[in-house]
RNA sequence: CGAGUCGGCCGGGUGAUCGCGGCGCCCGCAAGGGUGUCGAGGAAAGUCCGGACUCCGAAGGGCAGGGUGGUGGGUAACGCCCACCCGGGGUGACCCGCGGGACAGUGCCACAGAAAACAAACCGCCUCACCGGGCAACCGGUGCGGUAAGGGUGAAACGGCGGUGCAAGAGACCACCGGCGUCCCAGGUGACUGGGACGGCCAGGCAAACCCCACCCGGAGCAAGACCAAGCAGGACGCGUCCGAGGGCUGCCCGCCCGAGCGUCCAGGUAGGUCGCACUGCGGCAACGCAGAAGGACGCCGGCAACGGCGUCCGCAGAUGGAUGAUCACCGCCCCCAAAGGGGUACAGAAUCCGGCUUACAGGCCGACUCGUCCC
Numbered sequence: 001c002g003a004g005u006c007g008g009c010c011g012g013g014u015g016a017u018c019g020c021g022g023c024g025c026c027c028g029c030a031a032g033g034g035u036g037u038c039g040a041g042g043a044a045a046g047u048c049c050g051g052a053c054u055c056c057g058a059a060g061g062g063c064a065g066g067g068u069g070g071u072g073g074g075u076a077a078c079g080c081c082c083a084c085c086c087g088g089g090g091u092g093a094c095c096c097g098c099g100g101g102a103c104a105g106u107g108c109c110a111c112a113g114a115a116a117a118c119a120a121a122c123c124g125c126c127u128c129a130c131c132g133g134g135c136a137a138c139c140g141g142u143g144c145g146g147u148a149a150g151g152g153u154g155a156a157a158c159g160g161c162g163g164u165g166c167a168a169g170a171g172a173c174c175a176c177c178g179g180c181g182u183c184c185c186a187g188g189u190g191a192c193u194g195g196g197a198c199g200g201c202c203a204g205g206c207a208a209a210c211c212c213c214a215c216c217c218g219g220a221g222c223a224a225g226a227c228c229a230a231g232c233a234g235g236a237c238g239c240g241u242c243c244g245a246g247g248g249c250u251g252c253c254c255g256c257c258c259g260a261g262c263g264u265c266c267a268g269g270u271a272g273g274u275c276g277c278a279c280u281g282c283g284g285c286a287a288c289g290c291a292g293a294a295g296g297a298c299g300c301c302g303g304c305a306a307c308g309g310c311g312u313c314c315g316c317a318g319a320u321g322g323a324u325g326a327u328c329a330c331c332g333c334c335c336c337c338a339a340a341g342g343g344g345u346a347c348a349g350a351a352u353c354c355g356g357c358u359u360a361c362a363g364g365c366c367g368a369c370u371c372g373u374c375c376c
Base pairs, nucleotide, nucleotide: 001372002371003370004369005368006367007366008365009364010363012331013330014329015328016327017326018325020039021038022037023036024035025034026033027032041347045358046357048356049355050354051353052352053221054220055219056218065217066216067215068214069213070084071083072082073081074080085099086097087096088095089094100212101211105210106209107206108205109204122151123150124147125146126145128143129142130141131140132139133138159177160176162174163173164172178202180199181198182197183196184195185194186193187192225275226274227273228272234266235265236264237263238262239261246258247257248256249255279292280291281290282289283288295314296313297312298311299310300309301308302307332345333344334343335342336341
C1' cells in the first nucleotide's frame, strides 16, 4: 500500500420565532396566566423467550401435555451470555453447527436401479450339461448352479489397499491402514484428548418420525388487580295519603297551584373517577431522614471472559392509549459536477417495569488481528 476478519461507538450542531406535555413556585375566587426545570431509542419495533409484580389455584407424589439438549461457568431467570470440547469451512485472522440416544423397540429411505438393510444376480466372470459351428484351440446359444472382484443406477450398494487362495471369487485367510467394542495407563473439574492390549473382521442414513433418557415447567395477564362510587332496581326503619308528606311560583314568610308518595340508613355494585404508574418501602403536616435493589455514572479489586465484590455521587420521560414538535438561517457530513451550482442527511416514536434474542437502519468514527506485495 492492497485485500480481509472481529469487536466497540456515534447516528447531526448552534441560533431565532411559534407551539405541546409532566412537576415545582408565584399571581388569581375561578377559568387561566407567568416563571423555572425535565421531556424517546439503539432499536422505543416484532411481541419470540425469561423474570419482577397482581389475582386465582395449590399438602405431597404420579399420569398426561409442553419445553430444553456437547461440557464447565455466569445470571433473579432464560431457548440468553462467556470459556472450552467435538464436527465442518477458510492459506489465515476467524466463521458455521436445531451438537443426548440409531446394539431398547417400531417405522421411513423419493427418482433411478436387478437389489435400499438380519441384502440383491441386470451386464460381466466361472464350473457343469445339452445344442450348433470348427480338424483343433475355441466361438455362439440355452439351462442348473457358483460369484458382490469389475461395469452400470443412486444422496446412500454392507471397509480400503496389497497378497495368499480359488473353477471364478469372497475377511475365506494374512500384513498394513481406517473404523467399532471391551479393558488398562496418562492428562483434564468435565465434554474430551494421547497411548497400549485384546476381540470378532466391519457395523448405512433419518430421532426437525414415533419413541427412549436426563433436566425444567400451575393458570391468566396492567383490559392483571385494589379503592371510591351517581342513577335505576333491592332491603330495613320513620313520616304521610284531605288531620296533606313532598314539590312549584320564590332566597324567606304569607298566599295560590299540583299532589301520593317522601326521607334516612344498609349491602352488593354499573356508569364514572382514583390508584397500580414513573426508583421502592417506612417514618414525618412538611422540609427531610433511614433502609433497600435486578437502577445510572465513575473509580478500585477479583476473574481468560461472561460477570461478581466494595466505595463515592446521582434520581432520570410518562399520558384522556393523545406531549416529547414545526419553520427559517448558518455550519457539519455524503453524492453529482470542470466550475457556478444542485441533490441527499437513514431506520424509526415510550404506554406496568426490567434482562435477552431477532429484525430495520443514509452516513461515519475508533480499536485489535490476519494474509499478500514492496522497502529498511
Predicted 3D model of a 376-nucleotide RNA (Bacterial RNase P class A) from a Propionibacteriaceae bacterium. It matches the Rfam family "Bacterial RNase P class A". Gene Ontology terms of the family: ribonuclease P activity, tRNA processing and dimeric ribonuclease P complex. Rfam classes the family as a ribozyme. The gene name in the source record is rnpB. The sequence is in RNAcentral, with records from ENA.